[in-house]
Molecule: TPP riboswitch aptamer (THI element)
Organism: Filimonas effusa
RNA sequence: AGUAAUUCCUCGGGGUGCUAUUCCUGGAAACAGGAAGGCUGAGAUUAAACCCGUUGAACCUGAACAGGGUAAUGCCUGCGAAGGGAAGGCCGUCUCUUUCACA
Numbered sequence: 001a002g003u004a005a006u007u008c009c010u011c012g013g014g015g016u017g018c019u020a021u022u023c024c025u026g027g028a029a030a031c032a033g034g035a036a037g038g039c040u041g042a043g044a045u046u047a048a049a050c051c052c053g054u055u056g057a058a059c060c061u062g063a064a065c066a067g068g069g070u071a072a073u074g075c076c077u078g079c080g081a082a083g084g085g086a087a088g089g090c091c092g093u094c095u096c097u098u099u100c101a102c103a
Stems, first nucleotide, its partner, number of pairs: 001095002008089003011053004017039003021036006059084003065078004
């Protein structure tokens, strides 16, 4: 001088959908709104949580996408390493160089 990972410090990015069932409210009904419960998931608002930050599939776009499945869904797969997407510092294994001391 360069430098991997982790930790740490400071900071930043992101999503929140579906609903067979039950209850409440409005309504003649269709239906709408709310609550509980249920589905997937790390997360569907116990959040002072969870996930992710360029080695980036967290998340967004395409997308009111395609195929499959489901009670239903942004549930699964594809699309797809396609296009976008939020980071600096401390320390430092290790490597190289220089200088000094000793032999």